[in-house]
Molecule: FMN riboswitch aptamer (RFN element)
Organism: Candidatus Zixiibacteriota bacterium
RNA sequence: AACUGUCUUCGGGGCAAGGUGAAAAUCCCUGACCGGCGGUGACAGCCCGCGAGUCCUCAAGGACAGAUCCCGCGCAAUUCGGGAGCCGACGGUAAAGUCCGGAUGAGAGAAGACGAUU
Numbered sequence: 001a002a003c004u005g006u007c008u009u010c011g012g013g014g015c016a017a018g019g020u021g022a023a024a025a026u027c028c029c030u031g032a033c034c035g036g037c038g039g040u041g042a043c044a045g046c047c048c049g050c051g052a053g054u055c056c057u058c059a060a061g062g063a064c065a066g067a068u069c070c071c072g073c074g075c076a077a078u079u080c081g082g083g084a085g086c087c088g089a090c091g092g093u094a095a096a097g098u099c100c101g102g103a104u105g106a107g108a109g110a111a112g113a114c115g116a117u118u
Stems, first nucleotide, its partner, number of pairs: 001118002004115007017030003032098002034088002036050004045086002053064004068084005090101003
């Protein structure tokens, strides 16, 4: 340095302030706030995948499952700067990305320790 096994730890954020109403922290209204993981010649919620979720299956696994454009700089950007938009599982409840619940859960992955082989 390569390859490989065991173990440990970590691993999701967010409705301010109001209006209406008997009741709304709910596409009821004005507004506000948030963005997991890996990759990508430049940094990504919306480019390519993964995870969570739903269904099928004894299992492995398979299927389904959201959203972006314009301009500028630049060798290179749908990732940066400017501008204007859009999206967000299931159950509960006055209709939920943000409240309560499954969840002190699960997991993409990340970090570290120890060992073996070449």